[in-house]
RNA sequence: UAACCUUUAACGGGAGAUACUGUUAAUAUACAGAGCCGAAGGAGCAACGACCCGGAAACUCUCAGGCAAAAAGGACCGUUAAAAUAAA
Repeated sequence: UAACCUUUAACGGGAGAUACUGUUAAUAUACAGAGCCGAAGGAGCAACGACCCGGAAACUCUCAGGCAAAAAGGACCGUUAAAAUAAA
C1' cells in the first nucleotide's frame, strides 16, 4: 500500500401457495371453517469432534409469516460505497 473474506448501507433482479366454503356489503375487507406455500424469522438433525455436549444447509418442520391481481415483505445474486481485518 492493500486483494479475498466479514459487516452495514444504497440501487437492481427476486419464487411458491385457495378470486376455496359459509355469514356479511358486489369485489377487496371482517368473522368462522377447511385446504395449501417456504426464500423473513424460528426449530430439528448427518458426517465429524477432546462424544454430558458441540455441530450445516437452499434439507426437514410449519411455531411465526404468507396464499387472485396490486402493494408490502422476501432467502439469495449482482453493482457501488464505507467500516473492520489482513494475505501478498